[in-house]
The part of an RNA shown here (small-subunit ribosomal RNA, central domain) has 523 nucleotides and comes from Lagenoeca sp. antarctica. Rfam family: Eukaryotic small subunit ribosomal RNA. The literature on the family includes a 2001 paper in Science by Yusupov et al., "Crystal structure of the ribosome at 5.5 A resolution". NCBI's taxonomy places the organism under Eukaryota, Opisthokonta, Choanoflagellata, Salpingoecidae, Lagenoeca.
Context: one part of a larger RNA
RNA sequence: UUGCAGUUAAAAAGCUCGUAGUUGGAUUUCUGGGCCUGUACGGUGGUCCGCCGCAAGGUGAGCACUGCUGUGUGGGCCCUUCCUCUCGAAGGCUGCGUGUGCUCUUAACUGGGUGUGCGUGGGAUUCGGGAUCUUUACUUUGAAAAAAUUAGAGUGUUCAAAGCAGGCGUUUGCUUGAAUAUAUUAGCAUGGAAUAAUCGAAUAGGACUUUGGUUCUAUUUUGUUGGUUUCUAGGACCGAAGUAAUGAUUAAUAGGGACAGUUGGGGGCAUUCGUAUUUAAUUGUCAGAGGUGAAAUUCUUAGAUUUAUGAAAGACGAACUUCUGCGAAAGCAUUUGCCAAGGAUGUUUUCAUUAAUCAAGAACGAAAGUUAGGGGAUCGAAGACGAUCAGAUACCGUCGUAGUCUUAACCAUAAACUAUGCCGACUAGGGAUCAGUGGACGUUCUUUAUGACUCCAUUGGCACCUUAUGAGAAAUCAAAGUUUUUGGGUUCCGGGGGGAGUAUGGUCGCAAGGCUGAAACUU
Numbered sequence: 001u002u003g004c005a006g007u008u009a010a011a012a013a014g015c016u017c018g019u020a021g022u023u024g025g026a027u028u029u030c031u032g033g034g035c036c037u038g039u040a041c042g043g044u045g046g047u048c049c050g051c052c053g054c055a056a057g058g059u060g061a062g063c064a065c066u067g068c069u070g071u072g073u074g075g076g077c078c079c080u081u082c083c084u085c086u087c088g089a090a091g092g093c094u095g096c097g098u099g100u101g102c103u104c105u106u107a108a109c110u111g112g113g114u115g116u117g118c119g120u121g122g123g124a125u126u127c128g129g130g131a132u133c134u135u136u137a138c139u140u141u142g143a144a145a146a147a148a149u150u151a152g153a154g155u156g157u158u159c160a161a162a163g164c165a166g167g168c169g170u171u172u173g174c175u176u177g178a179a180u181a182u183a184u185u186a187g188c189a190u191g192g193a194a195u196a197a198u199c200g201a202a203u204a205g206g207a208c209u210u211u212g213g214u215u216c217u218a219u220u221u222u223g224u225u226g227g228u229u230u231c232u233a234g235g236a237c238c239g240a241a242g243u244a245a246u247g248a249u250u251a252a253u254a255g256g257g258a259c260a261g262u263u264g265g266g267g268g269c270a271u272u273c274g275u276a277u278u279u280a281a282u283u284g285u286c287a288g289a290g291g292u293g294a295a296a297u298u299c300u301u302a303g304a305u306u307u308a309u310g311a312a313a314g315a316c317g318a319a320c321u322u323c324u325g326c327g328a329a330a331g332c333a334u335u336u337g338c339c340a341a342g343g344a345u346g347u348u349u350u351c352a353u354u355a356a357u358c359a360a361g362a363a364c365g366a367a368a369g370u371u372a373g374g375g376g377a378u379c380g381a382a383g384a385c386g387a388u389c390a391g392a393u394a395c396c397g398u399c400g401u402a403g404u405c406u407u408a409a410c411c412a413u414a415a416a417c418u419a420u421g422c423c424g425a426c427u428a429g430g431g432a433u434c435a436g437u438g439g440a441c442g443u444u445c446u447u448u449a450u451g452a453c454u455c456c457a458u459u460g461g462c463a464c465c466u467u468a469u470g471a472g473a474a475a476u477c478a479a480a481g482u483u484u485u486u487g488g489g490u491u492c493c494g495g496g497g498g499g500a501g502u503a504u505g506g507u508c509g510c511a512a513g514g515c516u517g518a519a520a521c522u523u
Base pairs, nucleotide, nucleotide: 004494006492007475008474012491014364016362017361021357022356023355026249032079033078034077035076036075037074038073039072040071041070042069043068044067045066046065047064048062049060050059051058052057084131085130086129087128088127089126090125093122094121095120096119097118098117099116100115101114102113103112104111135197136196137195138192139191141189142188150181151180154164155163166175167174168173207243208242209241210240211239212238213237214236216234217233218232254354255351256350257349259346260345262343263342267339268338269337270336273317274316277313278312279311281309282308284306288299289298325332326331369410370409371408372407373406374405379403383399384398385397386396421490422489423488425482426481428466429465430464433461434460435459436458437457438456439455440454442453443452444451470477471476496523497522498521505516506515507514508513
């Protein structure tokens, strides 16, 4: 690993990107025919043999011989498909030509058979040298893999655990064993060529056949030795011509790109509007106002609360607002403009495996918090006071600092939840809805084009309903199904409760703290 789990019992990193790693679509001799030969099993004849029979005939057996046929299996040759090329050696096989011995035959060296010698050709076997070669995984067989051990054969240790002995005679002896198997991985040799990788011809520097140059090397032969050159043989390099079906698989309900009309509360910057709140100013009136369960703290003839008028400030964006949209998640809602980006749809567009998931690493990441500015209307940790209460350091009330808003930088955590990783395939019915596309008699605007409604189909979303011949401990779930009938790919993570997300170490951070992360002990 086979073979556990991860919604709620322990558990999927907050989210995306991403290198190593792991995994990765289909496609390339698939076939067919003929001939020869061996083998296994079966069917059916004939000869031979045994038995019963006077005979006709019947019956049986056979690895004794032989014919036909069927099924399976092995080898070789050809169509048609390389089995690498070349040189040398060895022994054998075979074709042709020719000489010769013996024998048979012929009118005849005419023809046949059988030996033997020479020349020439062919394709196999073994060995050696050279040139040239896609490479592995996998699998078959073999060698090798110390014995003892294990499994196991033989054997009456009296049985057995054991041991490797023993058995038999006519007693100067004879004779049999001490097997075999397993031995995974790596390595060696060997047959196979499915599966999985890998290589080849695209600026042809490609293959093959001729041919011409340049250059290097030098064995033989020219009577010998030396020199030079040529021929010849073998490398290397550069041209030319010819031959060829000359050489690019397809276009994945995989992926990327381009294009088209869209779509969205996706993002950034600027701009604009809205009421509310608070404050200050002015204004009218006059005794209370606030607040609460009830009160009080608090404000108030120096006019509170309330009314009216405009103003300022900072926040926020009601109703419309949804089992609706967009975004990787966090998240996103006044108008308008600008900027770049995205999804889905459509496409007889293009590239052609470019892909999936991901240690390391990186971007973003609510709220709170930190640093430095700005701003400070509201609300409001801390704090003060009033109540309540046995007490109240709270809930209720009146104030109120930090904060809440914004800019620049940190921090990196949340019940960051769908408590459900991502990619791919399949399994079931329904009606809505959002975005696109295609279509249809129809309704409406203005006569058409378009729009807006209605209907049908189809892709892709957020969800829902009903049922499970499925799953589950159940709640429930179209995924949490296709799982003891267990394997599609890939990442992370859990192993009783506490101690404990603590201590310690490392690392990051200004800090707060984050990430990594135990044990003793206890139960």